[in-house]
Context: one part of a larger RNA
Molecule: large-subunit ribosomal RNA, domain II
Organism: Kappaphycus alvarezii
RNA sequence: GUCGGCGAGUCAAUUUCAGCGGCAAGGUUAAGCCAUUAGGUGUAGCCGAAGCGAAAGCGAGUCCGAAUAGGGCGCGAAGUCGUUGGGAUUGGACCCGAAGCCUGUCGAUCUACCCAUGGGCAGGGUGAAGCGAGGGUAAAACCUCGUGGAGGCCCGAACCCAUUGAUGUUGAAAAAUCUUGGGAUGACUUGUGGGUAGGGGUGAAAGGCCAAUCAAGGCAGGUGAUAGCUGGUUCUCCCGAAAAAUAUUUAGGUAUUGCCUCGAGGAAUUCAGUGGCGGAGGUAGAGCACUGAAUGGGCUAGGGCGCCUACCAGCGUACCAAACCCAAUCAAACUCCGAAUGCCGUCAACUGUUACCUCGGAGGCAGACUGCGGGUGAUAAGGUCCGUAGUCGAGAGGGAAACAACCCAGACCGACAGCUAAGGUCCCAAAAUCCUAGCUAAGUGGAAAAGGAUGUGGGGGCACAUAAACAACUGGGAGGUUGGCUUAGAAGCAGCAAUCCUUUAAAGAAAGCGUAAUAGCUCACCAGUCGAGUGAACCCGCGCCGAAAAUUUAACGGGGCUCAAGUUAGGUACCGAAGCUUCGGACUCGAAAGAGUGGUAGGGAGCUCUGCAGCGACUGCGAAGGCGUACCGGCAAGGAACGCUGGAGUUUCUGCAGGUGAUUAUGCCGAC
Numbered sequence: 001g002u003c004g005g006c007g008a009g010u011c012a013a014u015u016u017c018a019g020c021g022g023c024a025a026g027g028u029u030a031a032g033c034c035a036u037u038a039g040g041u042g043u044a045g046c047c048g049a050a051g052c053g054a055a056a057g058c059g060a061g062u063c064c065g066a067a068u069a070g071g072g073c074g075c076g077a078a079g080u081c082g083u084u085g086g087g088a089u090u091g092g093a094c095c096c097g098a099a100g101c102c103u104g105u106c107g108a109u110c111u112a113c114c115c116a117u118g119g120g121c122a123g124g125g126u127g128a129a130g131c132g133a134g135g136g137u138a139a140a141a142c143c144u145c146g147u148g149g150a151g152g153c154c155c156g157a158a159c160c161c162a163u164u165g166a167u168g169u170u171g172a173a174a175a176a177u178c179u180u181g182g183g184a185u186g187a188c189u190u191g192u193g194g195g196u197a198g199g200g201g202u203g204a205a206a207g208g209c210c211a212a213u214c215a216a217g218g219c220a221g222g223u224g225a226u227a228g229c230u231g232g233u234u235c236u237c238c239c240g241a242a243a244a245a246u247a248u249u250u251a252g253g254u255a256u257u258g259c260c261u262c263g264a265g266g267a268a269u270u271c272a273g274u275g276g277c278g279g280a281g282g283u284a285g286a287g288c289a290c291u292g293a294a295u296g297g298g299c300u301a302g303g304g305c306g307c308c309u310a311c312c313a314g315c316g317u318a319c320c321a322a323a324c325c326c327a328a329u330c331a332a333a334c335u336c337c338g339a340a341u342g343c344c345g346u347c348a349a350c351u352g353u354u355a356c357c358u359c360g361g362a363g364g365c366a367g368a369c370u371g372c373g374g375g376u377g378a379u380a381a382g383g384u385c386c387g388u389a390g391u392c393g394a395g396a397g398g399g400a401a402a403c404a405a406c407c408c409a410g411a412c413c414g415a416c417a418g419c420u421a422a423g424g425u426c427c428c429a430a431a432a433u434c435c436u437a438g439c440u441a442a443g444u445g446g447a448a449a450a451g452g453a454u455g456u457g458g459g460g461g462c463a464c465a466u467a468a469a470c471a472a473c474u475g476g477g478a479g480g481u482u483g484g485c486u487u488a489g490a491a492g493c494a495g496c497a498a499u500c501c502u503u504u505a506a507a508g509a510a511a512g513c514g515u516a517a518u519a520g521c522u523c524a525c526c527a528g529u530c531g532a533g534u535g536a537a538c539c540c541g542c543g544c545c546g547a548a549a550a551u552u553u554a555a556c557g558g559g560g561c562u563c564a565a566g567u568u569a570g571g572u573a574c575c576g577a578a579g580c581u582u583c584g585g586a587c588u589c590g591a592a593a594g595a596g597u598g599g600u601a602g603g604g605a606g607c608u609c610u611g612c613a614g615c616g617a618c619u620g621c622g623a624a625g626g627c628g629u630a631c632c633g634g635c636a637a638g639g640a641a642c643g644c645u646g647g648a649g650u651u652u653c654u655g656c657a658g659g660u661g662a663u664u665a666u667g668c669c670g671a672c
Stems, first nucleotide, its partner, number of pairs: 001672006011091013026047003032041003051058002061073004094232002097229001101222006112196009121186001123155003126151001130147006159183003165178003198214001200210003235606005244257005259363001260361002263359004271352004275347005285337001286335002291331003295327004300321001302320002304317004367392010397408003412585004417581003423575003426559003432572001434571006445561001451545002455542005462535003472529005478502003484496002508523001511522003586597004607661001609658006616651003625645005631639002
C1' cells in the first nucleotide's frame, strides 16, 4: 500500500419545547410498607388556580406619586402527570491525541565520583641530586672526571584514548571498520567487593552522567488530567446559509441580533416591482457670498533702503507688504448654489407574492476576486480598509490554449432530435479558403512610454502659378557712403543709437562666411532659359524606430497566413452549452391551470441492519447464507423473483429496543 474485520452524539438526573395519552381547577405521588414476574398502598411533598411592592401591605389590581395624572409589572388564553422525540445543564458526555503536575515504588550489573583490597606497564634514550677521585682555596665556594639513576622527562609495543580521512547510513554494528593520530611511572590503567537516588545523587562543569531514557530517571497509580487546538465522525431524498452589527483579558473562542430550516398558530388587499403625487438631504458637478489657500496688476497703512536733517518733519523707491479694488484660480474637515440615483410616505391599476410576527433546531461571525465610488499606500502590489453590484465560496456545462473569481449560461432523469448564447467557421478541430468596399508590408497582427522620422492612405483650409510659379542653370545684386557715434582701426557684417534718400527690372545703411581694417565669396531681391503644377502647416486611419536576460523556438495554443487565415465598415449563411424547444419518465407544491427540482455548513423526512413482542405466513416437494441475472419500485437509501449452491431454520405486517450503516482519524487488529 491493498483486502477483510473493528472503529466515534451514549447513559443518568434536572429542565425546556413539540407529538401522543390520562385526568382536569385541578394534576400527581416520593421514600417506605404489603404483595410479587402485571400490582396495591402511601397525600409528606411538588406544579397549577393572582398579582404587585424592598417591605409593612393591598389585591384584579398593585407600585412610584399630592394625584381620581402618567408610567412599570399584572388581569382579560388551563393546568398537571406520564411517554416518545428535538435542545439545554451537570457528569469523561461524539471519538482519538499532548507537553505536563502529583503520589508511591524500582534502579549506581551502564555511567559519574568515592571507599576497601588486588593486578598491569616489551624495548630503547636522556642522565638531576647525592657520593668518590683529582684540581682549587687560609677554609669554603667553584672546576674536571667517574659513579649514581631522578623525572605528571623523550621514542615506542601491550594497555587506555579517539585527531584526520574514507567506508558504513533498510549498517556486520541503534556509534562500528580501515587509515591516521594522542598518552603510555602517572592527576596512569584495570579486576573484585562496597557506598551516594530523582528537585535527589555525582560532576577537573559539557546541563554532562544516573541501565540504548535526562533542563529533573524508569514503572504503576491519580487518569477517560486538561486541550476555546488539529484530525476523524459510516445510508438516501427535500429546503438551504454565513464569513456582518454589537460586546467581550476579545480578536482562529463565545453571547444577542441579521441570514438558513421544521412544524404549529396569528396576520392585514400584506409585501415587492413599474407609474403618479408629496417629502427629508448637501454627494457629483459648480461656485468664491463665508472660512482658508494662492497668482499678476492697481491703490495704499506699516516696515526696509537711499537722500535730506540740530530736533520735529520731509522727499524718493523696478524692495517686503495688511486692508481695499480689478483679473484669473484651489479645498475631505469651504458653500451663494446644486443634480442623477438611492431612501421615506401615500394613491390607483397591472404583474408577481406570504416574502411578515411568535415558538423548536441550527450553522456562521478567517472570506476571495472583478467592475464602479472612495480612504490608506507611491492615483505601487494577487497590498490594505469601507461602500455598492456580480461571481466564486456552496456552481457543474460552453468560451478565454491551459486558468475558483472574467464572458455566456444555472446540471431532476433519459434521447444516435431541433434552435441558439458567448465564442467561432484554412488544417490540427464542429462550421465560410463566404460576399461588398477599403487599409496595413511592419509577420504589424502575435507585449510597452516619453520622444523621433519626406513610411503610407484619406480630409478640409492657406500661399504661389501660362500676366509662367517651385527646382535647376545664366546674368545682375548699384549710387550718396568708409552713413553717424565709438574706436588704434570699425569700410553692410566688435559694439551703441538710427535705419533715410537716389538710380532702377532689382538690389537690406545688409541674413551668413571672411579681413588687422579693406578686399573677396554667397544670400535676400530682379531678369532670362524652361513649361505645369509647387510650397509650408494642420486633422484623421494603419504602420516604423525607441525595444537587452537568464535550461529550449517560448510575447499567435501549434501548423501555417500577406487584394489575408491581419485589420476597418457592412451583409448573408453555418457551427457552437447540461441554455431554450421536442419526445418519454419521476418527484414536490397547488383544487386546477401551472410552477419548481445545482448545492457546502446546517435544518427536516425517510431506507437498511440486529434483537424482542403480538396476529399470522414460508420451510427437507429445501430455511438462512453464497454465486449469477436483461426484474420491480413512491426518485433514492433499497426490494423481490428465478437458476445453481447450501442443508435448517426464516419472515410479512404492527410496535418496542439498540453495541445499526466507513475510501479516509500518518486510525486499531489480521492477511498478502